[in-house]
């Protein structure tokens, strides 16, 4: 510097144009002698800035971060 691939919660991880699953953890409740067990709720503008769309975590283009592979 050139091509790949990954960047979605405090961690892991789905998702493939129709408005963000689940899990752990954390709040709060409830139960319960207590309880770190159980049960039930709540917690994400999707790496950043344009573009395209009636609509973008999904597509396009730039940069920015990790990782591989070439040289």
């Nucleotide at each position: 510097u050139g091509c790949c691939c990954g960047g979605u919660a405090g961690c892991c991880a789905a998702g493939c144009g129709g408005u963000a699953a689940g899990g752990c953890a954390g709040c709060g409740g409830c139960c319960u002698u207590u309880g770190g067990a159980g049960c039930c709720g709540c917690c994400a503008u999707c790496g950043u800035u344009g573009g395209u769309u009636c609509g973008a975590a999904u597509c396009c283009a730039g940069c920015c971060c990790g990782g591989g592979c070439a040289g």